[in-house]
Molecule: transfer RNA
Organism: Verrucomicrobiota bacterium
RNA sequence: GCACCCAUAGUUCAACGGAUAGAACAAUGGUUUCCGGAACCAUAGAUGUAGGUUCGAUUCCUACUGGGUGUA
Repeated sequence: GCACCCAUAGUUCAACGGAUAGAACAAUGGUUUCCGGAACCAUAGAUGUAGGUUCGAUUCCUACUGGGUGUA
């Protein structure tokens, strides 16, 4: 240089083109406890960027950015 794959919450992952983007762990608050831990309840938190297609895009297309694999 070329080809392919990936990018969703702090982390690990879900989500036929159509529900308010969901779960676990983590965080915060509460109950409990002498304190802590554990347990239970609740809360906040995300679609890499810019365009395009579509009534509707996390999903399809293009470019870019970042990461990974292969190749001379």